The prediction has a mean pLDDT of 85. A computed fold for a 72-nucleotide RNA from Gibsmithia punonomaewa, annotated as transfer RNA. Rfam family: tRNA. Gene Ontology term of the family: triplet codon-amino acid adaptor activity. About the family: Transfer RNA (tRNA) molecules are approximately 80 nucleotides in length. Rfam classes the family as a transfer RNA. The RNAcentral record of the sequence draws on ENA. A source record names the gene trnF.
[in-house]
């Protein structure tokens, strides 16, 4: 250097144009003499940056990072 796959909640990952979702961990609350499980409920996201198509963009194009993978 060419290719070629990821970058979404703390953390693993889903979402293939129409208001961003689950486990999990986190607060609360309930159940217990006290905890663990369980139950119920809350919070948490400039969707890796920046432009472009469209009425609309996480999602389609382009470019930059950075992460893995193949080639040479």
């Nucleotide at each position: 250097g060419u290719c070629u796959a990821g970058a979404u909640a703390g953390c693993u990952c889903a979402g293939u144009g129409g208001u961003a979702g689950a486990g999990u961990a986190c607060g609360g609350a309930g159940c217990u003499g006290a905890a663990a499980a369980c139950u119920c409920u809350g919070a948490a996201g400039u969707c890796a940056u920046g432009g472009g198509u469209u009425c609309g963009a996480a999602u389609c194009c382009c470019a930059u990072u950075c992460u893995g993978g193949a080639c040479a």